[in-house]
This record gives sequence, structure tokens and C1' cells, in this order.
RNA sequence: UAGAGGCGCGAAGAGAAAGAGUCACCGUCGGAGGGGGCGCCCGGAGAUGACGGUAAAAGGUCGAUUCGCCGAAACGGUUCAUCCGGCAGGAUAAGCCAGUUGGGCACAGAGAGAAUAUCCCUGUGACUCCUGCUUCAGCAAUGAAGUGGAGGAGCUA
Repeated sequence: UAGAGGCGCGAAGAGAAAGAGUCACCGUCGGAGGGGGCGCCCGGAGAUGACGGUAAAAGGUCGAUUCGCCGAAACGGUUCAUCCGGCAGGAUAAGCCAGUUGGGCACAGAGAGAAUAUCCCUGUGACUCCUGCUUCAGCAAUGAAGUGGAGGAGCUA
């Protein structure tokens, strides 16, 4: 420099399901509480609640398509910037760290979430990729079995 792993990784616009008959608004009944982590805030110009009417959106997800790829990427820590906020706290983007993880799957736990979807982390289990070692077969290329042995700044050319 070029490649390999396979339900392989990530991104995007459009669409779809769900979100949800929810938030919000309006009307009627009713008549004093309601919200928040705190500070506080809302409320007789009508709270919680009930009935009826109108009726969303975002994040997340899905299959196809397109694009970028094989530390793909994710998580953790940290720096800086922007945003929400009164504080606490939170979100997003970028950079850095030889910090962890080879990969997907299943189960369990904790967290996020409207959700039994899904995502993230930890553990367990077999499977699988690469390679080391041992044994067997083979002229060789190579194949098979075992091994909690190694693992991406790795492996092959």
C1' cells in the first nucleotide's frame, strides 16, 4: 500500500409503523389545590379531577435505496465551543488519550426509553474470524482435532 471476517460497522434524505387519541387548545361540570431535585412557580381572570370536541411534534425504530468503510464503530475519561437552565444538572459538535472491546447472537442484571421496540454497559454461554502451540493425515499446498493460549497499532499479501 492492497485485502479478509458477516444477520459485519456507520451515515443520509424520502417513506412507513408506533409515539397517541398522548401533549396542547376549546366547551361543560366542579370548587382548592397542583408542579418541581431545590430555589421557587401555576392557581377563584378557576387548580387536581370528570365528560365532550379539535388534535400534534421530537428523539428512538423499520425495510429498501444510496454513500463511507473493516477500530469499521461503540463505550469511558478529558479539553473547548454552542444551546436549555436561577442553581444543580443536561444535550449536541469537534479535538485528544496504545483507556476498554476481534465479531455477531442468546440469556440474566442495571440504566435510558411511551414501549415487551430499540440502544448502552457488565457477566455467562456456545458459535465464528485471525493467529500461536500440540497431535494426526498428506510428496506438497493444505485439512482435521485439542488448547478459557494469544486478539485489531492485530492478521494475510
Molecule: Lysine riboswitch aptamer
Organism: chicken gut metagenome